[in-house]
Context: one part of a larger RNA
Molecule: small-subunit ribosomal RNA, 3' major domain
Organism: Chlorosarcina stigmatica
RNA sequence: UGACGGGGGCCCGCACAAGCGGUGGAUUAUGUGGUUUAAUUCGAUGCAACGCGAAGAACCUUACCAGGGUUUGACAUGCCAAGAACUUUUCAGAAAUGGAAGGGUGUUUUAUUUCGUUUAGAAAUAUCAAGCUUGGUCACAGGUGGUGCAUGGCUGUCGUCAGCUCGUGCCGUGAGGUGUACGGUUAAGUCCUGCAACGAGCGCAACCCUCGUCUUUAGUUACCUAUUAGGUUCUUUAAAGAGACUGCCAGUGUAAGCUGGAGGAAGGUGAGGAUGACGUCAAGUCAGCAUGCCCCUUACACCCUGGGCUACACACGUAAUACAAUGGUUGGGACAAUCCGAAGCGAUCCUGCGAAGGUGUGCGAAUCGGCUAAACCCAACCUCAGUUCGGAUUGCAGGCUGCAACUCGCCUGCAUGAAGCCGGAAUCGCUAGUAAUCGCCGGUCAGCCAUACGGCGGUGAAUACGUUCCCGGGCCUUGUACA
Numbered sequence: 001u002g003a004c005g006g007g008g009g010c011c012c013g014c015a016c017a018a019g020c021g022g023u024g025g026a027u028u029a030u031g032u033g034g035u036u037u038a039a040u041u042c043g044a045u046g047c048a049a050c051g052c053g054a055a056g057a058a059c060c061u062u063a064c065c066a067g068g069g070u071u072u073g074a075c076a077u078g079c080c081a082a083g084a085a086c087u088u089u090u091c092a093g094a095a096a097u098g099g100a101a102g103g104g105u106g107u108u109u110u111a112u113u114u115c116g117u118u119u120a121g122a123a124a125u126a127u128c129a130a131g132c133u134u135g136g137u138c139a140c141a142g143g144u145g146g147u148g149c150a151u152g153g154c155u156g157u158c159g160u161c162a163g164c165u166c167g168u169g170c171c172g173u174g175a176g177g178u179g180u181a182c183g184g185u186u187a188a189g190u191c192c193u194g195c196a197a198c199g200a201g202c203g204c205a206a207c208c209c210u211c212g213u214c215u216u217u218a219g220u221u222a223c224c225u226a227u228u229a230g231g232u233u234c235u236u237u238a239a240a241g242a243g244a245c246u247g248c249c250a251g252u253g254u255a256a257g258c259u260g261g262a263g264g265a266a267g268g269u270g271a272g273g274a275u276g277a278c279g280u281c282a283a284g285u286c287a288g289c290a291u292g293c294c295c296c297u298u299a300c301a302c303c304c305u306g307g308g309c310u311a312c313a314c315a316c317g318u319a320a321u322a323c324a325a326u327g328g329u330u331g332g333g334a335c336a337a338u339c340c341g342a343a344g345c346g347a348u349c350c351u352g353c354g355a356a357g358g359u360g361u362g363c364g365a366a367u368c369g370g371c372u373a374a375a376c377c378c379a380a381c382c383u384c385a386g387u388u389c390g391g392a393u394u395g396c397a398g399g400c401u402g403c404a405a406c407u408c409g410c411c412u413g414c415a416u417g418a419a420g421c422c423g424g425a426a427u428c429g430c431u432a433g434u435a436a437u438c439g440c441c442g443g444u445c446a447g448c449c450a451u452a453c454g455g456c457g458g459u460g461a462a463u464a465c466g467u468u469c470c471c472g473g474g475c476c477u478u479g480u481a482c483a
Base pairs, nucleotide, nucleotide: 001483002482003480004479005478007477008476009475010474011473012472013471015467016466019430020429021428022427023426026321027320028319029318030317031316032315033314034312035311042053043052064307065306066305067304068303069302070301073140077139078138079136080135081134082133083132086103087102088101089100090099091098092097107129110126111125112124113123114122115121142296143295145294146293147292151290152289153285154284155283156281158279163202164201165200166199167198168197169178170177171176183192184191208273209272210271211270213242214241215240216239217238218237219236222232223231224230225229245267248261249260250259251258252257323423327382328381329380330379331378332377333376339370340369341368344363345362349358350357351356389420394415395414396413397412398411399410400409436459437458438457439456440455441454442453
């Protein structure tokens, strides 16, 4: 100087407390461990791995396994030889691949010839070049093989915590200290007063984006009056600007500030986001990419078919759905926002109980479509039961995508109706348009195992006395057989 203390002081944080809803019990989905397997590819492992890499494993993906094949190679550059490229059919084969038959002679440069009255151009022959294909040769290719404890880059975490440092000066033999201890104040090393310190940098804050109010500008595809015409008041769209600064008042204080008030759409950081200091964890990633070294080179490379990544006594994590009457079912009625659409969204009408099929208007979209939001309201039934709760599981019959749904897809109809009556010890989230609850959209994507993830709006609470205690953190101080 740090680190540590079941030392002390001060102070924060959904840290506790006060509340609300969960998890832990059930079934299912998904990830992981374990086990199994020819293979169940690899990585991630306290917080900070476990709906994580994966924003889509039937083939492909795919890295794994079995079998069938290739060896200058699936891919790149250079050299040589031949051939237009390309395309059709067929045989063997699971395919990769191998064999056979046919069509086809192009483009460009230059030269010559012919046609054309000439220009424009057309045809033929030869030649050059580019590109592509096949064969050969060696230099080489290739490796999701190893090492994240050789690395770059990127990321997580402490933590959006308020800290981390430097120059000069001063103090100390020195390590180092001071600045950055005091006293107030703040979300903040934020600011003020003071001080052997005076200044400065990276952080904080502000500058950036979104939302909330108003004004101006602009009106089509939006909106309004009305009916095919007119208009921009409102709604709205999208650009610019205004607005909030403790600015004003009162109290208090040396000041910074704090408390209350006015005005205001908004008040003391208005709400949310982006933004992550010096560093810590030899944290994570050689499988995103890049890369040193090591290793393989008829194989640890490459192609293909099939299988596996979907196994299943079990254990754990994260979720979905429930156990019901604040509910379930049936009928009727109302109100969103984001967003997406051309190999697409798909209206309308017809067929079907339905999934869906046929038709295909319109729309590269403020114009057309996805698009009926659901919870909610009204009416009726159910009357506390393993039920008109709950929907797992299974059987049959179908639909769709796709070469192909057996392993291993989704959806529909009928039938079947399991566990489950609110969950032990323990444990998680959340302070306001939040929790809870309700639906909608998107990416990936042929389809989809999405109950995931990322967004959008609807309805909309309770509680916070307080800081003794648990956890994490900041500052000061003290002890130390620790570095």